Predicted 3D model of a 135-nucleotide RNA (FMN riboswitch aptamer (RFN element)) from Ligilactobacillus ubinensis.
Its Rfam family is "FMN riboswitch aptamer (RFN element)". About the family: The RFN element is a highly conserved domain that is found frequently in the 5'-untranslated regions of prokaryotic mRNAs that encode for flavin mononucleotide (FMN) biosynthesis and transport proteins. Its family is annotated with FMN binding in the Gene Ontology.
Of the family's consensus pairs, 100% are formed in the model.
The sequence was found by an Rfam model in a public genome assembly.
The coordinates come from a structure-prediction model, not an experiment, and the mean pLDDT is 78.
NCBI's taxonomy places the organism under Bacteria, Bacillota, Bacilli, Lactobacillales, Ligilactobacillus.
[in-house]
RNA sequence: AGAUUUCUUCGGGGCAGGGUGUAAUUCCCGACCGACGGUAAUAACUUCUUAGUUAAAGUCCGUGAGCUGCAUCAAGCAGUGGAUCCAGUGUAAGUCUGGAACCGACAGUUAUAGUCUGGAUGGGAGAAGAAACAA
Numbered sequence: 001a002g003a004u005u006u007c008u009u010c011g012g013g014g015c016a017g018g019g020u021g022u023a024a025u026u027c028c029c030g031a032c033c034g035a036c037g038g039u040a041a042u043a044a045c046u047u048c049u050u051a052g053u054u055a056a057a058g059u060c061c062g063u064g065a066g067c068u069g070c071a072u073c074a075a076g077c078a079g080u081g082g083a084u085c086c087a088g089u090g091u092a093a094g095u096c097u098g099g100a101a102c103c104g105a106c107a108g109u110u111a112u113a114g115u116c117u118g119g120a121u122g123g124g125a126g127a128a129g130a131a132a133c134a135a
Stems, first nucleotide, its partner, number of pairs: 004132007017029003031115002033104002035063004042055005058102002066080005084100005106118003
């Protein structure tokens, strides 16, 4: 350095302003938000090594929550599962630059919800740290 086991901590954001209406943060105009790992032609830093470190995608690859079924002492297993184009540069663009789009579980509600309330002081991909063991 790496593998395994155990423990601890951490681990999701968002309707301003306005319209209609008895009633809407649910409709309409408009506003706002973007979990985790990977990838990286970008950036910053270290440094002089053909390097290293850090950050970088909501729509690429995968994961997670939700939902459905199965199993059940429990851990789980299977399924389902939203969304991107155009132009530019270039050897190469799914990630860069510019522009224009698009997407978002379930239950509830005086009226249809990505943003309110609830399951949830939950779960969680995973992140950091500590200890043990072996070589």